[in-house]
Molecule: Bacterial RNase P class A
Organism: Lachnospiraceae bacterium
This record gives sequence, C1' cells and structure tokens, in this order.
RNA sequence: GUGGCAGGACAUGCAGCCGCGGCUGGCUUCGCCAGACGAGGAAAGUCCGGGCACCACAGGGCAGGAUGCCGGAUAACGUCCGGCAGGGGUAACCCUCGGGAUAGCGCAACAGAGAAUGACCGCCGCGCAAGCGGUAAGGGUGAAAAGGCAGUGUAAGAGACUACCGUCCGACCGGUAACGGGAGGAGCCGUGCAAGCCCCAUCCGGUGCAAGGCCAAAACGAAGCGAUACGGCUGCCCGCCGUGCUUCAGGUAGGCCGCUCGAUUCUUCCGGCAACGGAAGAGCCAGAUAGAUGACCGCACGCGACAGAACCCGGCUUAUCGUCCCGCCUGAGAU
Repeated sequence: GUGGCAGGACAUGCAGCCGCGGCUGGCUUCGCCAGACGAGGAAAGUCCGGGCACCACAGGGCAGGAUGCCGGAUAACGUCCGGCAGGGGUAACCCUCGGGAUAGCGCAACAGAGAAUGACCGCCGCGCAAGCGGUAAGGGUGAAAAGGCAGUGUAAGAGACUACCGUCCGACCGGUAACGGGAGGAGCCGUGCAAGCCCCAUCCGGUGCAAGGCCAAAACGAAGCGAUACGGCUGCCCGCCGUGCUUCAGGUAGGCCGCUCGAUUCUUCCGGCAACGGAAGAGCCAGAUAGAUGACCGCACGCGACAGAACCCGGCUUAUCGUCCCGCCUGAGAU
C1' cells in the first nucleotide's frame, strides 16, 4: 500500500425541562413528593426446536409428518461446530436437498429406427432381383444412445482379444467414522429421474398465556329459618305464590395470580481445534391490560438506517445510513 477473503463490536452522543409506565421509600395516605429504572440487533416474519400449562394416553402395530454423508455440541432442533466427498477461485476462502435405481411401480415431451434391451442409412455374406441372414465400427436424432482411444482380429464387425486412460471389485494399511491409499483382480450390456410414488434408518400425542389457576357483585336457582304483618288468587276460612333473613352451588361482570431471577448478563480462569462445557466473583436488566418509552430546546459531528416488547428462551430468515477493530490471501514497488 492495490484488490480481495473471513470474523467480531457499535448503531447519534451529552445536558436541561415538561410528560408517561411499573417499582422502592416517605408523608399531612387514595393522592402527592423523592429516588434509581424503562425496547432491539433484529423486539419483525411466526418458519423450526424447547420450557411451561391443560387435555388425552397399558403395551404393540397401522396410517400420517419431519429429517437424511460422518463425528460432535445442545434442553431440543430442519440450528451450530469440526471433518469427508463433489464443485468454484491464482490464493485466503466459498457453495451443496449429499441415503437407496438388481425390492416394486411409474415417467423419459419433441426429434429419432430405437429412451431399455434397439437397427433408419450404412458395412458384410448369399442371391439375377425381390429379399434373407450377420453386424453395431461410421452417419443421423436427442438433454441423455450402451466406456474412450490405438491396435490385433474378421466376410464385415464387435472388450471377442491386447496396451494405456477411465470404471468396478478388492486382501491389507491409515482413520472413531464418512472416507483415503492400495498389492492384486474383473473386459465393464440391468441408462437416467427418488425435488413421482416408494424402500430403509432415526425422531414425532393434541392444543396454545384468549394456556391455565384463585377470589367473586347483581340477577336467576336450591335449602333452611321466622312471621301470618302486607299484597295477589278471593267477599270469608284453609291452602298456594310473592315480599324478609341466613346458608350454599355454579361461576357472569369485575379483580388477582400466571408475569418475569432466567438453559440470565458481565469479568476472570480452566478443558476443548471449535460449537460448547465447568468454576469463582460481581450485577438485576420493561412487565403494561386499551396497553408506558413522547414532545420542546441547546451543543457536537459524518446530520443519524431498519424499526417498537405483550408467557419465556435457543435458532433460522428477512429489513438496515454508516463507523470501528482483529486476522488472513494476492498483484506491484521500495529496502
């Protein structure tokens, strides 16, 4: 110092004043005062996984869904980390929906003779010819056509045979494994698609905080008590009904809990390549229920992006003005 690669952090700051939310403390206690606190890296999409709650459930199977190279991390995952294989890049590094096609079924448009076991032209043999037989080198079609190439061979040909390349099998060696290497062997004619059904392995019960729990007016209801005082049926008696009081059930309005201390944050150390795990110390960091976080003013600079919690976490994905830090690769120049 050019061009890149990869990872991480922050995301206007400071001060004043008015206001809002819950908390703590005080008081002349139902309203004031004081104090500290009050959105994010994505609070978003609600796409995965879990906690928690209620419901269901003997066990096993079927159906259905998800995942899909190997090993590890984790509460769990479709996430993350480390590898392998294949592909891209000079490199740092990046990308991958990466099990099974002799279990079975299905599909392969158009073109083409033929899309799975095929023969149109061609080549060769026989035949006057028509045609019959052999063949799969060469041509042609197609996204894809039966290993490639050179020779031997042959009537013409052909892995029929041979060398090389490729493919497959492979004792043995390395690795936890995926996989890698590979003595040696096999002429290699059962093509592709599983992101079509399917098969195999592993995992999965349903519904979501409007979950769920507690307290509980009025009205209605049930039981009991008391009085015949009033009203009604009914002019009188009996009887019945209502008006009174008490208790109870259910649970509406309403209130409370769930609700925020948690797989928590920061610092240091230890183990591990890493994801992550462990230890010690320190900290408390929104909790509303019509739902708070706003407005004004001053200063600074680069004139400030995307965006707002509603049960809580771990991820993924998407949106985002910009700034800073660490590491690595590469071209050129100078020493």